[in-house]
RNA sequence: GUUGCGGGAGAGCUCCGGGAAUCCCCGGACACCGAAGGGGCAAGCGGCCGUGCCGCCAAACUCUCAGGUAAAUGGACUGCGGC
Numbered sequence: 001g002u003u004g005c006g007g008g009a010g011a012g013c014u015c016c017g018g019g020a021a022u023c024c025c026c027g028g029a030c031a032c033c034g035a036a037g038g039g040g041c042a043a044g045c046g047g048c049c050g051u052g053c054c055g056c057c058a059a060a061c062u063c064u065c066a067g068g069u070a071a072a073u074g075g076a077c078u079g080c081g082g083c
Stems, first nucleotide, its partner, number of pairs: 001083007012030001014029006031069003037065001038063003044056005
């Protein structure tokens, strides 16, 4: 790295319209969440004449584009075994 079996949080079972017939699905509105994915940066390193500027640059921090907001599914990360 890959694979099998497990653990695994947050936030709307909101409102409107349609399919349809209280489930569920699709579209829209507002609110909210961060742990698929994606964007941003601190130290450090490098460059330039530079009290400055620029480049490289991590996360569970931050943004919320994407995704998500009953359960299920998914899920960063993680335990054990196989390759």
Predicted 3D model of an 83-nucleotide RNA (Glycine riboswitch aptamer) from a marine eukaryotic metagenome. The coordinates come from a structure-prediction model, not an experiment, and the mean pLDDT is 79. Rfam family: Glycine riboswitch aptamer. Rfam links the family to the GO term glycine biosynthetic process.